[in-house]
Order: sequence, then C1' cells, then structure tokens
RNA sequence: AGGGAGAGGCGGAUGGUCGCUGGUCGCAGGCAACUGACGGCCAGAGGAAAGUCCGGGCUCCGCAGGGCAGGAUGCUGGGUAACGCCCAGGGGAGGCAACUCCACGGCUUAGUGCCACAGAGAAGAGACCGCCCGCCUACGGCGGGUAAGGGUGAAACGGUGAGGUAAGAGCUCACCAGCAGCUCGGGUGACCGGGCUGGCUUGGCAAACCCCAUCCGGAGCAAGGUCGAAUAGGAGAGCAAUCCCCUCACGGGGUGAAGGGUGGCCCACCCGGAGCUCUCGGGUUAGACCGCUAGAGGCGCCGGGUAACCGGCGUCCCAGAGGAAUGACCAUCAGGUCGGGUAGGAAACUGCCUGACCCACAGAACCCGGCUUAUAGCCCUCCCUGGUG
RNA sequence: GCGGGAAUAGCUCAGCUGGCUAGAGCGCGAGCCUUCCAAGCUCGGGGUCGCGGGUUCGAAUCCCGUUUCCCGCU
Repeated sequence: AGGGAGAGGCGGAUGGUCGCUGGUCGCAGGCAACUGACGGCCAGAGGAAAGUCCGGGCUCCGCAGGGCAGGAUGCUGGGUAACGCCCAGGGGAGGCAACUCCACGGCUUAGUGCCACAGAGAAGAGACCGCCCGCCUACGGCGGGUAAGGGUGAAACGGUGAGGUAAGAGCUCACCAGCAGCUCGGGUGACCGGGCUGGCUUGGCAAACCCCAUCCGGAGCAAGGUCGAAUAGGAGAGCAAUCCCCUCACGGGGUGAAGGGUGGCCCACCCGGAGCUCUCGGGUUAGACCGCUAGAGGCGCCGGGUAACCGGCGUCCCAGAGGAAUGACCAUCAGGUCGGGUAGGAAACUGCCUGACCCACAGAACCCGGCUUAUAGCCCUCCCUGGUG
Repeated sequence: GCGGGAAUAGCUCAGCUGGCUAGAGCGCGAGCCUUCCAAGCUCGGGGUCGCGGGUUCGAAUCCCGUUUCCCGCU
C1' cells in the first nucleotide's frame, strides 16, 4: 500500500425553555370505587423497533387420531422450545494467501418429458467432407465398410501409446481417468486412503414432472375473557319427534336416526330422547377493563464443551400507547467533508486557529428466537499478500 | 393484522409447460394516392421485459431477495 475475518463496539453529548405518555407522592373532589384539564419526583424506542420471510410461546376452535390433497426442507454430526436458524466437520468451486461461496438426496438400479439454432447425426446414436474396397456410361456417379482425421454445437458416446486392419474401431493389450461389486484400514458419520474383480464407458437438465426421506391440524391479541348498555322477545322455512331391557311408576342402562360439531376433503371421534338447524328482522358503537409485559430476560463471575450452546451462583427491573406518547426550539461542544491561514516535514501528512455545509436508516403496538433488507459518519481486535528499511 | 395479484414500446395488451434476433393494435416519422386534407396502402424508427443475484448451454418465462402499485377478508 492492497486485501480478509469478527455472535466486536458506537451511532451524538451537556444545559435552558415549552410540551407528551405512564407510574408514584402530595393536594383537591367523592360515602366509596375512583377521578383531576393541578404541583413535585422517577421512567420513557432500535440495531435494525422495518419487511412479515421462517420458527416457537400464548389463546380459541372438536386438545389435534388415520388417510388423501397441498406445502416446506434435503451431505454428516451436534445445539435449540422450535426452525428453512446457528456451530463443527466432509465434498465441490474460487483465490498466491488470509479466507469466501454452494437448493450439496435420486436421471446406468421406478417411470415420463425436454435438449432451440447450427450440424450428416442430440440419445435404443450417426456417413456431410475425408479414408478404404467394389462396380459403372469414369475430372464423375452408385453401393458397401469405417467414428482414427475435418467441420457444427453448450454438449458428438472415455484419454495416450502399441499391436492389428483394405481402411479402421476396446477389436486386443499396457497405463491413466471414471463406473459397479467385493474387501482391508481410519472416522460416531458424511467421507478419506489402499487392494482385488468385472464389463470396456453407460450424456446433460429434477430452481422439469416426479420418486424417496423427514416435518406441518386451522386461525390469529381485531386471539380470547369479564363487566356495562340494549334486549331475548319476534317472523318465516326445513328436519326430527324411534327401538330394546329392568321397573307399577319415577328413574336407570343400551342402541345412537334426523341434524349439528375443524377455516381443503374423506373416515374415525364427539354432541344430540326433545327439540335442532338455517334465513330474515332489531340493537349495542367514538363502550370500559383484563389479556399487557418478570421474560426460552439483561449484566457479572465460575464450571463443562473445539464451537453453537448448556449448568450453577450473585445481582438488576429495563416503554406499555390505543389514531396511538417518547417531541420542538435555542446555546455550547463533539464528529465528518471542502476551503483559507500558520508551524513542522523532502513529500504523504500531522498539530493549532478559522469559514461554509453535512450529521444517516428509521419509529415499539401480545411476547420471544432467527433470517433478509436499509443505514451519514466512526472506532477497536486479529490475520494474509506485496514493497521499503 | 391476515391473504392474493400485477409490473413487457409513448398508451393498451399478447408472449411466461425455457430456444427471442421479444410481437399486435393505437400513436409517431417518411413515401404513395388527392387540387389540398381526412381515410386508405407501403415502409421505418422506438424495448435496462421494474431492479439485483442465482439455476441452466441458454431466462421476459424457473428460484431467491427487493421496489412500486392494485385487490380481498375481519
């Protein structure tokens, strides 16, 4: 000087004036619950609060059983409440390196489909030129052989060499690459290293249909609950008002029809012995409160683990609005950019004084764990490569 | 809060089981026709397929992220 990594950090500070939301104390009102438009004090957005892309808690629906459909994920091991997240490892790709990236199961052993144009031929291969052989009406034509050479293409059915042949060809052989089977060693495993045998080679696309494995019930705090107010009443339509046993009866047991009950469907399951279901009509309404913030919580220390993470102890309490508070203005000081002056220096640059401008992305709404995206300006730690001394 | 869809020429739309050198109508420009205009006929220009990545030989089309707009439910 250039580059790489970080689950490293910050993202304005102080003071004044005027406000906003919540809590608490005082005061005032009220019999009380409580209220206050009064005063003091305390607290009051983020690293992403965002997008709503995943996963969970919580709540309700029938507590969630089976199947179909649908969706998601896809190397191995681990972490976790769970995940499509994270950590570690394997394999592949890129880079001199630090290091980074990968939707990374299966197209020979389930099947189907696609591969434009060019090219002779594009998937059960294929003769355009060339090469070789034969025939003929012979500067050429026809038939046959040939995938070694040329040409086309993203891709042409192993590569090199030798033998062989009319010319050739895994036709044969040696080595190499790759595939399949068996086997030895290492590893929990993905996989790695080695040996033997085989046929000589079997294209690509699954972010094409699909197959395999694993996972997923649905809805969402406008969930849901309590209170108040209003009214509980009405009109219409449809279906059903069974059977058996004990009993004198009441009652009990069984059967379980119609109908109803999950927000894809079917089954199973549950309710259903006198009403059930649907539709219409009417009202509450600028309703109030709970849910609501103490939690898979933060910080520190110790221990386990390579790590993600887990365990123990101590300590702290840290926004709770409901059209929605967390703000506005002024002053001073930071920070950055571009100038001017001045001191040092060979220069880059640094220090001091001074002027103008800039100071981001964005804003809780039930709560967490992730991912992704946006972000002015900075700081810190470690590492790699090159140059100079 | 929950869910669905669209973006292609100046405008309105096709194409989206991958083969593109991206089409159609209207509009625009030029020529022909006409005394002139309109209509008609012929020709032409005009495209970051919203944007950024990936898969693939090849992407408007498939996948991921992102921006803007529209619609539905309560």